Small-subunit ribosomal RNA from an uncultured haloarchaeon, 1454 nucleotides, folded computationally. The RNAcentral record of the sequence draws on ENA and SILVA. Its mean pLDDT, the model's own confidence on a scale to 100, is 81. Rfam family: Archaeal small subunit ribosomal RNA. Rfam 15.1 lists 709 matches to the family in 491 species. Its family is annotated with structural constituent of ribosome and ribosome in the Gene Ontology.
[in-house]
RNA sequence: UGAUCCUGCCGGAGGCCAUUGCUAUCGGGGUCCGAUUUAGCCAUGCUAGUCGCACGAGUUUAGACUCGUGGCGCAUAGCUCCGUAACACGUGGCCAAACUACCCUUCGGAGGAGCACAACCUCGGGAAACUGAGGCUAAUUCUCCAUACGACACUCGUCCUGGAAUGGUGAGUGUCCGAAAUGCUGCGGCGCCGAAGGAUGUGGCUGCGGCCGAUUAGGUAGACGGUGGGGUAACGGCCCACCGUGCCGAUAAUCGGUACGGGUUGUGAGAGCAAGAGCCCGGAGACGGAAUCUGAGACAAGAUUCCGGGCCCUACGGGGCGCAGCAGGCGCGAAACCUUUACACUGCACGCCAGUGCGAUAAGGGGAUCCCGAGUGCGCAGGCAUAGAGCCUGCGCUUUUCUGAACCGUAGGGAGGUUCAGGAACAAGAGCUGGGCAAGACCGGUGCCAGCCGCCGCGGUAAUACCGGCAGCUCGAGUGAUGGCCGAUCUUAUUGGGCCUAAAGCGUCCGUAGCUGGCCGUGCAAGUCCGUCGGGAAAUCCACCCGCUCAACGGGUGGGCGUCCGGCGGAAACUGCAGGGCUUGGGACCGGGAGGCUUGAAGGGUACGUCCGGGGUAGGAGUGAAAUCCUGUAAUCCUGGACGGACCACCGAUGGGGAAACCACUUCAAGAGAACGGAUCCGACAGUGAGGGACGAAAGCUAGGGUCUCUAACCGGAUUAGAUACCCGGGUAGUCCUAGCUGUAAACGAUGCCUGUUAGGUGUGACUCCCACUACGAGUGGGUGUUGUGCCGUAGGGAAGCCGCUAAACAGGCCGCCUGGGAAGUACGUCUGCAAGGAUGAAACUUAAAGGAAUUGGCGGGGGAGCACUACAACCGGAGGAGCCUGCGGUUUAAUUGGACUCAACGCCGGACAUCUCACCAGCUCCGACAGCAGUAAUGACGAUCAGGUUGAUGACCUUAUUCGAGCUGCUGAGAGGAGGUGCAUGGCCGCCGUCAGCUCGUACCGUGAGGCGUCCUGUUAAGUCAGGCAACGAGCGAGACCCGCACCUCUAGUUGCCAGCAGCAUCUCGCGAUGGCUGGGUACACUAGGGGGACUGCCGUCGCUAAGACGGAGGAAGGAACGGGCAACGGUAGGUCAGUAUGCCCCGAAUAUGCUGGGCAACACGCGGGCUACAAUGGCCGAGACAAUGGGUUCCAACGCCGAGAGGCGACGGUAAUCUCAGAAACUCGGUCGUAGUUCGGAUUGUGGACUGAAACUCGUCCACAUGAAGCUGGAUUCGGUAGUAAUCGCGUGUCACAAGCGCGCGGUGAAUACGUCCCUGCUCCUUGCACACACCGCCCGUCAAAGCACCCGAGUGGGGUCCGGAUGAGGCCUGGUUCCCAGGUCGAAUCUGGGCUCCGCAAGGGGGCUUAAGUCGUAACAAGGUAGCCGUAGGGGAAUCUGCGGCUGGAU
Repeated sequence: UGAUCCUGCCGGAGGCCAUUGCUAUCGGGGUCCGAUUUAGCCAUGCUAGUCGCACGAGUUUAGACUCGUGGCGCAUAGCUCCGUAACACGUGGCCAAACUACCCUUCGGAGGAGCACAACCUCGGGAAACUGAGGCUAAUUCUCCAUACGACACUCGUCCUGGAAUGGUGAGUGUCCGAAAUGCUGCGGCGCCGAAGGAUGUGGCUGCGGCCGAUUAGGUAGACGGUGGGGUAACGGCCCACCGUGCCGAUAAUCGGUACGGGUUGUGAGAGCAAGAGCCCGGAGACGGAAUCUGAGACAAGAUUCCGGGCCCUACGGGGCGCAGCAGGCGCGAAACCUUUACACUGCACGCCAGUGCGAUAAGGGGAUCCCGAGUGCGCAGGCAUAGAGCCUGCGCUUUUCUGAACCGUAGGGAGGUUCAGGAACAAGAGCUGGGCAAGACCGGUGCCAGCCGCCGCGGUAAUACCGGCAGCUCGAGUGAUGGCCGAUCUUAUUGGGCCUAAAGCGUCCGUAGCUGGCCGUGCAAGUCCGUCGGGAAAUCCACCCGCUCAACGGGUGGGCGUCCGGCGGAAACUGCAGGGCUUGGGACCGGGAGGCUUGAAGGGUACGUCCGGGGUAGGAGUGAAAUCCUGUAAUCCUGGACGGACCACCGAUGGGGAAACCACUUCAAGAGAACGGAUCCGACAGUGAGGGACGAAAGCUAGGGUCUCUAACCGGAUUAGAUACCCGGGUAGUCCUAGCUGUAAACGAUGCCUGUUAGGUGUGACUCCCACUACGAGUGGGUGUUGUGCCGUAGGGAAGCCGCUAAACAGGCCGCCUGGGAAGUACGUCUGCAAGGAUGAAACUUAAAGGAAUUGGCGGGGGAGCACUACAACCGGAGGAGCCUGCGGUUUAAUUGGACUCAACGCCGGACAUCUCACCAGCUCCGACAGCAGUAAUGACGAUCAGGUUGAUGACCUUAUUCGAGCUGCUGAGAGGAGGUGCAUGGCCGCCGUCAGCUCGUACCGUGAGGCGUCCUGUUAAGUCAGGCAACGAGCGAGACCCGCACCUCUAGUUGCCAGCAGCAUCUCGCGAUGGCUGGGUACACUAGGGGGACUGCCGUCGCUAAGACGGAGGAAGGAACGGGCAACGGUAGGUCAGUAUGCCCCGAAUAUGCUGGGCAACACGCGGGCUACAAUGGCCGAGACAAUGGGUUCCAACGCCGAGAGGCGACGGUAAUCUCAGAAACUCGGUCGUAGUUCGGAUUGUGGACUGAAACUCGUCCACAUGAAGCUGGAUUCGGUAGUAAUCGCGUGUCACAAGCGCGCGGUGAAUACGUCCCUGCUCCUUGCACACACCGCCCGUCAAAGCACCCGAGUGGGGUCCGGAUGAGGCCUGGUUCCCAGGUCGAAUCUGGGCUCCGCAAGGGGGCUUAAGUCGUAACAAGGUAGCCGUAGGGGAAUCUGCGGCUGGAU
């Protein structure tokens, strides 16, 4: 998707993380707990001190404490992740360019001298913070001299390490600089200085590795290098002066965005993808920023100074602070705890020690934060109930947890452990139950509402999908929701995808970088491989063992991980590199041929247009039909000539050439390439090709020419509802040339280029060679090889269509491109162009599909074949006009009950309604089985009834009275009943497709599959009827056969039928005779009703295939299904019927139930359908005469008689029926009359009088008689029926039915015309074709406009952030010089102000398109030949889809 295969995306199922809803018994463990948003702001407390064995002083009864100098520490630890794309990190290497307090080892040393300053005392300033002056003093404080050591320069000399001396080292000379604490002491030691080494830590350099963007392609002036300086622990443009102009970049510089990096973590089979908060390692930061001191170490934030912003104190003068330490607060948010205890452990600082300090750390509290473990009970018996699940009661057992107690435990508690006692006690939820996906076809509510839903999809009155109940399923102290990551996803494809048609091959070629590269030797060893050594922290991961009762957790051992880096040694096949050779790849050269290859020049041809001359006359042209148009100033036409521009028939092809676009008259000139052939030459020179370059149809643009035709635009004429189109008449750009530009096409084989491998067959172009023939020709025919170009086809491939040596097969190399549909090839940016435009090329948002191939149907204003009187043609008769009948609509009405609407509703619901029917309207009545509750009732319920009232009428109600003898009334449920609803919940029945000839199955075969085949083709038939062919062979339902009727013959039978022959009787008649089946009798005939025969293309001829069969003929009652019926497939039509009955659900239930009276269904301006009667003479009327069949009959048919003008009435035989009866058929025939007229046609309408049925004919029946005497003189467009006993015409019967036919169903009488075909119209069947349809053309679907919403783009401007450059001011630091202070110069420079560039974000008048939204407007563009084939590029036009021109494509039918 109707179904299928494929492509492709979306959703679901798994694991993990964060938040959150509902719920919650306990314990253990962990590296969990303000990371995500705000590196936002912080009240309060704590977080770094220590040393009396360095020293001074103060206080004190004492233990001791305090202040200061001094030493060490405060650079650790702890927190956070802002910045950073960087030597920051990881890993490996280097420092021949370095430092290192405390610590360790070794060696050596500590001589002499001196000046101060705190605390303290005295006096001041200040609100405070703090600070000034004077005076005293010690040291392991400070200073000076000496020695050691050291630094530099020069000279001489040899040696050592190493890959390499610029390093080290010996001697001498000179200059410079220049150590120490002889301290303390419990007398054990602890310290101090120098040198060397170690350890630790730090600094620096470097290879490699790890994010995104090219809509960032060029960047850079200290920039790159040199010389010389400065600076540093140390190298260096780190800084400075001078000199040079380099340096980086497509292997991605620069710029922008994002981001701490790693060990690791999540997921995954792995490769990967994603993450990096917590723990560990490294880095960075400490309100933002800059700088500095001290020091071994800092540019240090629990140090200092300054600037900025914030907060606090203030006496306004001035000061103070920095939780990204632990707690805690505010804010932010979806989001994260106690202002706890202790230094007992592990560590760190100080100390000789004792010890002191430490919000590091340890420990507790809180948190459904993760992991692990346990429990919420177990057994038996009885009762109740059920469809099942279950519920209740009783008895017994266990005690994890729980409650209570004691001991152990700890720094202290808590937890926990051990023991004892109590008691089933204190402990289950969340989500789901339509599919995916385990579990309801349960009940109630709701009724496209409310709602659900990851996706598909549920809900419009029977919801397994919403909301509840019950039941069930999954997991379980948890379970769901939301968001994120991985997986699923081979939907980014290294493992492991694709590009003809699904998304995807650049329009074509050349070529740079890159990538890849033929055969044979040699060498090297970069890649590669092997061995070995070093590194790759721990934790994490895996295995085993062990410790907590198990486990989580922890410990040990081993492995693995880090997929890698480095050193050394080896191998040499392959790749690479170097060099040598080869010829097959490639190139060159030569030869004879082929060619619409390119450029230029010259020449030619017909047609066309115009003009001129001649002839000639009324039209021409054009179309579906016309018109506009041309023409009497002579067209069209014929003919002679001139000029002009464009083009190049035939040949011509499935042909040739070219890289493609493209190229066609002939000749010449110049140029280029390919194929074939070669005993020639070079020797891998090659392939592809990112960027780049060149060429590139048509249209278009610029300039200049040219302009015959054709022809966008435009103007007319038509068509049309409109016609900005299709058709017609004109017509400008353009079409042509020259010189430029543009750079796109369905630029297509929708198929990139190169190389190799892999069956054939058959055409054709070119070349070579061979054979045969020969007219000896460049001849004809055949073949080989190579190279082009087509078709078919094997293997194989492909989703299929298809491809198939010209691959879409099998392989290799290189490039380009794709990753759901739309938004969109759009926006922005950039490049390019004169412009039109082109190239590159998104996102927000929206959507569950979009798409390819094939299948079955349906459809086509596609094709082919066949068929049908609900098709045509031919013919006959009607309808449509009139009047009336009848049904429907509409209108009206209290009601005009309801259903049915193309065929397939409308004389249909058997539906002809006076009441009934009856469903509608008005009015009046009557009815609740059963249950519950309340009331009433033997002081009499309910019912019945006389009278009066009321009423249309009524014991319906009221009043009064009589009678009866047990229920009644109200409320709540529940019923009976319902022509109330749903025919879209149904059964049954029916109509139509269908007067059709189809619909399927089994097996086999074909296809991945849907499905096909059979069922197709040819002939034939009424037929899928039959025959022949065929991957089919058979079978079933339908057709046929069958059944009934009718037509012929025959047999049987003979009453109620019949009466030929025989006899009798009756009636009529004068008689002859006639009549009556009346009687006996008969069963011949007719008839009736049972059986049988007969017809089968059987026979003949022709045609056909020797078939099926067709046509003609014979015979026959009947001839090809004799004729007419019945039956009648798989299915479809949500066709009709709940109003025939049945029936689910819903509703009403004292009214939508029931009965009665009256009315209505019958109305009437009008429209439609079906009929009847007519319009007349083939007739009307009058008179006379003739012939049927089917049927009905007991509440019935009624003979016959009488009465009446008639309808009819009064009597009445017979009949339960081949007996009696309805019942006298009519058209017809004969005779008469009428004479073409609104009539002697026609009968509507109306009046009067009667008859019948019925309880009742007013609304509203039928009939009779008389009177009246309307329309109508054959019916427009259109439409219906009919092919023979048919149409037409004539009556009869019957159904309905009390009354009753213009209707239905039957019956017979009379009785034609035309066709013997066709597919033109309407349809049906089959085959085929196209399809974007599948609710199936009454289908699908496009665009403008209108409405609403959403996001986006442009946008005058406006607000803000970031960054860069410049200027001004400039705190402060550093350097140099002078120097007590201080000043000058130079340099760096935060911050503030200001100007500009780039970039990002917000707002915005207005403008623009886009998307979405059941039922708006206009058209009909596309899908069928979609009604003008469609589409691509381009140009112009137009409300809109679109139209037209030019060129192209087939992805176009016939």